The RNA shown here (SAM riboswitch aptamer (S box leader)) has 110 nucleotides and comes from a soil metagenome. The coordinates come from a structure-prediction model, not an experiment, and the mean pLDDT is 82. Rfam family: SAM riboswitch aptamer (S box leader). Rfam describes the family as follows. The SAM riboswitch is found upstream of a number of genes which code for proteins involved in methionine or cysteine biosynthesis in Gram-positive bacteria. Rfam links the family to the GO term regulation of gene expression.
[in-house]
RNA sequence: CAUCCAGAGGGGUGGAGGGAAUGGCCCGAUGAAACCCCGCCAACCAUUCCGCAGUCCGCUGCGGAAACGGUGGCAAUUCCAACAGGCUCCAAACGACAGCCUGGGAGAUG
Numbered sequence: 001c002a003u004c005c006a007g008a009g010g011g012g013u014g015g016a017g018g019g020a021a022u023g024g025c026c027c028g029a030u031g032a033a034a035c036c037c038c039g040c041c042a043a044c045c046a047u048u049c050c051g052c053a054g055u056c057c058g059c060u061g062c063g064g065a066a067a068c069g070g071u072g073g074c075a076a077u078u079c080c081a082a083c084a085g086g087c088u089c090c091a092a093a094c095g096a097c098a099g100c101c102u103g104g105g106a107g108a109u110g
Stems, first nucleotide, its partner, number of pairs: 001110004009038005017027003022081003039074003044070002047066008078106001083103006
C1' cells in the first nucleotide's frame, strides 16, 4: 500500500481443547489443538497468453484469461461486538433496549 459480506475437506496419528486478545455467542468424545498424507479454493507474487493505452522500441501501465510454481486459505462476514457519529423503532421528553448504516481501532493475508 492492497484486500478481508465470495469460495473451498477427506483420511491417518493424537486425545481436550478451539474460534488472536476482552465480552458475547458458537464449535468440540458423532473427536478440539497440533503434526502428516492426499484433495480443493482463490488469484497476492512469479509465469504464459489476449486486448487497450503509452513508449527512449528495451519495455511500462491498465483490464482480462489460464492455474505448472511461491505464499495464503478450506464452520459461522475478520463469527459478532467494543470507540465515534448517524438513521429507524419506542416515547410527552431525555435516555435505555432492539435493528441498521458510515468511519475508526484491533487483527489476518499478500